RNA sequence: GGGUGUGUAGCUCAGUGGAAGAGCACUUCCCUCACGAGGAAGGGGCCGUAGGUUCAAUUCCUACCACACCCACCA
Repeated sequence: GGGUGUGUAGCUCAGUGGAAGAGCACUUCCCUCACGAGGAAGGGGCCGUAGGUUCAAUUCCUACCACACCCACCA
């Protein structure tokens, strides 16, 4: 330098045009002498950034950023 993949809640990951969910974690309550386990309820995201297409974009297109991998080149 060329290419591929990934980027979504604190963490691990779903979701692939009609507008975001799960598990764990966190908070409150129940239970317990207490802790854990268990049960109930709740909070937390403008989906890596900026544009474009569309009535409508996490989803499609373009550029860029970060990370991982492959290939090539140079000394």

This is a predicted structure of a 75-nucleotide RNA (transfer RNA) from Fervidobacterium sp. Lineage of the source: Bacteria > Thermotogota > Thermotogae > Thermotogales > Fervidobacterium. It matches the Rfam family "tRNA".